This is a predicted structure of a 179-nucleotide RNA (Lysine riboswitch aptamer) from Crassaminicella thermophila. The prediction has a mean pLDDT of 81. The sequence is in RNAcentral, with records from Rfam. Rfam family: Lysine riboswitch aptamer. From the family's description: Riboswitches are metabolite binding domains within certain messenger RNAs that serve as precision sensors for their corresponding targets. Rfam links the family to the GO term lysine biosynthetic process.
[in-house]
RNA sequence: UUCAAUAAUAGAGGUGCAGUAUUUAAGAGUACAAUGGUGGAGUUAAGCAGCUGUGAAGCUAUUGGAAAGGAAAUAUUGCCGAAAUAUACAACUGAUUGCUUUAAGGUUGUAUGUUGGGUCUGUACAGAAUAUGUGCAGAACUGUCACAAAGUAUUACUUUGUGGAGAGCUAUUGUCUGA
Repeated sequence: UUCAAUAAUAGAGGUGCAGUAUUUAAGAGUACAAUGGUGGAGUUAAGCAGCUGUGAAGCUAUUGGAAAGGAAAUAUUGCCGAAAUAUACAACUGAUUGCUUUAAGGUUGUAUGUUGGGUCUGUACAGAAUAUGUGCAGAACUGUCACAAAGUAUUACUUUGUGGAGAGCUAUUGUCUGA
């Protein structure tokens, strides 16, 4: 001095990832409320209470009439296992007129596993939805590294092909040992 190992810091991929706020469309003329008609004993997953033949549920006409989750655009914040997802555990929430219990489901946290990234197609589930999201499979595309071949402005770069995975890759600095 170089290489390897190891640690820290800073970066790259791009229709890149996620959060927040505002607006908009849809949800929907739906749920729900009032009045009338019809109907004739219920109203809930269950229990208790309440309401109800002075008329329950359901159906229908008129009048009035929401919201949440999800989505798009803009602005902004944090970032590059960003984040998403599956399983397990824990806490909270979670059905009607009210209370209690409970179910599917939902939110948060921890642990383990999988996925480099976005796009398109098919399929399954969720969803009001033909929007969209997630899982699985496939197809090219793209970034990165390795190997091989060719070329060139020659030791570096470009192109083509094959393959791997983010616990990766690039750069800088430090540490220890070895060559």